[in-house]
Order: sequence, then C1' cells, then structure tokens
RNA sequence: CUCUUAUCAAGAAAGGCAGAGGGAUAUGGCCCAAUGAAGCCUUGGCAACCACGCACAACUGCGAAAGGUGCCAACUCCAUCACACUACAGGCGUGACAGAUAAGUA
Repeated sequence: CUCUUAUCAAGAAAGGCAGAGGGAUAUGGCCCAAUGAAGCCUUGGCAACCACGCACAACUGCGAAAGGUGCCAACUCCAUCACACUACAGGCGUGACAGAUAAGUA
C1' cells in the first nucleotide's frame, strides 16, 4: 500500500524546543493560531480495538488498565452524492462515497 470486519454524537492536560501556519483530499463555508499554528521531546491524562482475568457450547457479557496500539478544539468542524419528508435556491432525517483507528489478510 491492497482487501475484510467493527467503531466514529462521549472523553482527555502541563512544560520545553520551534517560529507560521493548521483543521485528510478538491470546492464552498466556518473555526483555531505571535495571549504562539504545524512538527519534535518530557511528564500527565482519556478510552477500551487487540492481548489479560472471570462466566459461556458459541455469540457475547462483566472486570482490570500492568502489555500492543490509538487518541487528548469544534459531530469525522459543516456541507458538496443518493433517497425520503417539508411550510421548499431553505430546513430536517437516513444512507452512500471518502477518511481515521483497531484486528486480521496479501
């Protein structure tokens, strides 16, 4: 990187270095940022996918958070594609596409 499955409305700080951008991609918005963005480091925390313990034939449920990840602005920041509803250049719902994370696969 490819494919499969699951989840994505909750949650989570401080310091140092650094010095202008960032919020996945494209577009339109909107938001964050010199009262310090991205990135790196240290400590801390959140959570519960794998692993761990118990129960179970299994599915699964409960527990713990020492292990492997992950994450710590805003619903995946909102929308753009389809369908349905509607008081209709609007609003609302469901789903898809895409993305992120985990486990597995080649």

Predicted 3D model of a 106-nucleotide RNA (SAM riboswitch aptamer (S box leader)) from Ilyomonas limi. It was read from a public genome assembly, where an Rfam model found it. Rfam family: SAM riboswitch aptamer (S box leader). From the family's description: The SAM riboswitch is found upstream of a number of genes which code for proteins involved in methionine or cysteine biosynthesis in Gram-positive bacteria.